[in-house]
RNA sequence: AGCAGGUCGGGUGGCCGCCCGCAAGGGAGGAAAGUCCGAGCUCCACAGGGCAGGGUGCUGGCUAACGGCCAGGAGGGGCGACCCUACGGAAAGUGCAACAGAAAACACACCGCCUAAGGCCUUCGGGCACGGCAAGGGUGAAAUGGUGCGGUAAGAGCGCACCGGCAGCCGGGUGACCGGCUGGCCUGGCAAACCCCACCUGGAGCAAGACCGAAUAGGAGGGAUACGGAGUGGCCCGCUCCACACCCUCGGGUUGGUCGCUUGAGGCGCGUGGCAACACGCGUCCCAGAUGAAUGGUCACCUCGGGCGUUCGCGCCUAGGACAAGACUCGGCUUACAGACCUACU
RNA sequence: GCCGACGUAGCUCAACGGUAGAGCGUCUGAUUUGUAAUCAGAUGGUUGGAGGUUCAAUUCCUCUCGUCGGCUCCA
Numbered sequence: 001a002g003c004a005g006g007u008c009g010g011g012u013g014g015c016c017g018c019c020c021g022c023a024a025g026g027g028a029g030g031a032a033a034g035u036c037c038g039a040g041c042u043c044c045a046c047a048g049g050g051c052a053g054g055g056u057g058c059u060g061g062c063u064a065a066c067g068g069c070c071a072g073g074a075g076g077g078g079c080g081a082c083c084c085u086a087c088g089g090a091a092a093g094u095g096c097a098a099c100a101g102a103a104a105a106c107a108c109a110c111c112g113c114c115u116a117a118g119g120c121c122u123u124c125g126g127g128c129a130c131g132g133c134a135a136g137g138g139u140g141a142a143a144u145g146g147u148g149c150g151g152u153a154a155g156a157g158c159g160c161a162c163c164g165g166c167a168g169c170c171g172g173g174u175g176a177c178c179g180g181c182u183g184g185c186c187u188g189g190c191a192a193a194c195c196c197c198a199c200c201u202g203g204a205g206c207a208a209g210a211c212c213g214a215a216u217a218g219g220a221g222g223g224a225u226a227c228g229g230a231g232u233g234g235c236c237c238g239c240u241c242c243a244c245a246c247c248c249u250c251g252g253g254u255u256g257g258u259c260g261c262u263u264g265a266g267g268c269g270c271g272u273g274g275c276a277a278c279a280c281g282c283g284u285c286c287c288a289g290a291u292g293a294a295u296g297g298u299c300a301c302c303u304c305g306g307g308c309g310u311u312c313g314c315g316c317c318u319a320g321g322a323c324a325a326g327a328c329u330c331g332g333c334u335u336a337c338a339g340a341c342c343u344a345c346u
Numbered sequence: 347g348c349c350g351a352c353g354u355a356g357c358u359c360a361a362c363g364g365u366a367g368a369g370c371g372u373c374u375g376a377u378u379u380g381u382a383a384u385c386a387g388a389u390g391g392u393u394g395g396a397g398g399u400u401c402a403a404u405u406c407c408u409c410u411c412g413u414c415g416g417c418u419c420c421a
Stems, first nucleotide, its partner, number of pairs: 001346002004343005010302007018027003029323001033334002036332005041205004048237004053201005058072005073087001074085004088196002093194002095190002110137002112133003119128003145163006164186001166183007209259004219250005228242004252420002266285008303321002305318005347417007356370004364401001371389006394410005
C1' cells in the first nucleotide's frame, strides 16, 4: 500500500422529567430503514382437483422455510492475498438483428485472385465470353472454427499437425465436472424475446382476527331469487351457507376499551460432531410493549476529531460526534453509515 | 402500519428493443393605428437517479429516490 473476516458505534456522575410494572426492576438498532424474499400466527374448506398466472434455475449440503447460508465445480478478473458470475436448454419450435454492407442465417461476391480443362478471336505476347474461388481488402456489434505447413490455375478441412468445439467409449468423483483414447470435420448471437425442461407456489393480511361498551335512520336506490346468489384468488369444478335472509352503492353513527402483544426456530457461556453453514448436549439469563405513540433535556469531567499557541512536556478554545430510531414476531437480503479497534494473509 | 399505482420538453400526454414525438406554452417575424385572433419560423429532454442484460434500453431486470391513491369499527 492492499486484501479478507470480526467487534464497537462515545463513557461516567449529578439534577429535572417520560413509558411499562404492585414492587423489584427494565426501557431502540446494526441497520429498528426499504418492504425485496421466506416463515410463524389469524381468517377464508385448518386449502381439495384442473387450467391460467407467478417464482427459482451449475452441483452437494444446512435450515421451520427461502430467491438465504456453507462447501465445491466451471467461466472471468487481479502480479498476488483474493474477488465476480440471473451459471438449465439456441443440433424442439417461433421470432428479432436499425444503419452500413455484395451478403445478417439452408445468405453472399463490391474491390479482388485465377484462366488449368472445354469455347471464340489472335499481330501468337495475349484478349473475350462462359466460368472457378473466398486467401486478402472493405462494411458491421456480429461474416460460417483458429494458427501453421502442404496442396492448387487460384483457392478451400481439400490433406496433415496442434488448439477450440461436438459425438462415442474407458477411468475417477455422491454430483456439478475432470482426465485419457477414438472418430468424422464444425452444428453463429439473443431465452433479464416468446417458449421448452426441472422444481416450488391457494388468497389475504395484526387496520389479520376475537370480545365488551357507546351512538345512529336496521333509512334510500339497485341486483339476484335455486338452471340463482353469496362466502376466498383470474377462471372452471368442488365445499359451505341462503328467507325478519344475501350482495353492491349512497346515506347514518362511533373515532372508546380488553385480548391478540411478546418465553421466542430466544440471548450468553462451555463441551461434542462436522472443512464449514449448522446440529446436539449441559449450565445460566428473562432483556421495550407504547398507541396523536415513552427511551429526553441540562450541567460537570473524560474520550475522539478540528483549530490556535508551544519552552515539544503540554496548554487554551470548540452551536463538532456518522447513518438513523420500535409499532404482531422471527430468519435473511439490500441500501445508508463519521470514526475507532482486533485477527489472518499478500 | 399494510397494500397498490405512477415518474418522458415549462404543463398535459404519446412512443414494436433500432435517430424520443404531439397539443398547449415561450420567443421572433408578418398582418393591425394598437391588442387579440390568424399565418410563418424557431425554441426546449441526463426519459427521476445508479447498475446490469443486449450490438443497441423510455421500453427488459435489480437497487434506490420521490409523488399519489386505498385500507378502522357498528347497525

Model confidence (mean pLDDT): 81 of 100. This is a predicted complex of two RNAs, RNase P RNA and transfer RNA, with 421 nucleotides together. It holds a member of the Rfam family "Bacterial RNase P class A". The family's RNA type in Rfam is ribozyme.